[in-house]
A computed fold for a 72-nucleotide RNA from a Patescibacteria group bacterium, annotated as transfer RNA. Rfam family: tRNA. About the family: Transfer RNA (tRNA) molecules are approximately 80 nucleotides in length. The source organism's lineage runs through Bacteria and Bacteria candidate phyla. The sequence is in RNAcentral, with records from ENA and MGnify.
RNA sequence: GGGCGAUUAGCUCAGUGGUAGAGCGACCGCCUUACACGCGGUAGGCCGUAGGUUCAAUCCCUACAUCGCCCA
Repeated sequence: GGGCGAUUAGCUCAGUGGUAGAGCGACCGCCUUACACGCGGUAGGCCGUAGGUUCAAUCCCUACAUCGCCCA
């Protein structure tokens, strides 16, 4: 220098055009003498950044950034 992939909640990951979810974790409640386990609930993300297409973009297109793999 070229090619490919990834970027979504504190962590690990779903979500392939129509108002963003799960598991674990955190917090509250129930249970217990108490803790743990179990059960119920709550909070937490404008989806890496900037543009474009569209009535509508996490999703499609372009550039950039970070990380990883391959080629030279």